The RNA shown here (transfer RNA) has 72 nucleotides and comes from a Nanobdellia archaeon.
The coordinates come from a structure-prediction model, not an experiment, and the mean pLDDT is 82.
It matches the Rfam family "tRNA". Rfam's curators write: Transfer RNA (tRNA) molecules are approximately 80 nucleotides in length. Its family is annotated with triplet codon-amino acid adaptor activity in the Gene Ontology.
C1' cells in the first nucleotide's frame, strides 16, 4: 500500500428498511431475625463520526476514525 471482517446499554451479544432487545451487572421493593439465593418493578442507548439514497436508515451506498485478520 491492497483486501476482508467488526464497531448497538457498564460488559458479552441479538436485531439486515417501518417506534432498538436479551443475558449478566446496577437501583428499588417483596421475602428473611440478618445475609445469600429466589421473585417483581425500574433506570440506563446521539446504534463509532459525517454525508448520500429513501416517505422512512442500526440495516443500503460513499468517505473518515478505531479494532482484528490476511496478502505483497
Nucleotide at each position: 500500500g491492497c483486501c476482508u471482517c467488526c464497531g448497538u446499554a457498564g460488559c458479552u451479544c441479538a436485531g439486515u428498511g417501518g417506534u432498538a432487545g436479551a443475558g449478566c451487572g446496577c437501583a428499588g421493593c417483596c421475602u428473611u431475625g440478618g445475609u445469600a439465593a429466589g421473585g417483581c418493578u425500574g433506570a440506563g442507548g446521539u446504534c463509532g463520526u459525517g454525508a448520500g439514497u429513501u416517505c422512512a436508515a442500526u440495516c443500503c451506498u460513499c468517505a473518515c476514525c478505531g479494532g482484528a485478520g490476511g496478502c505483497u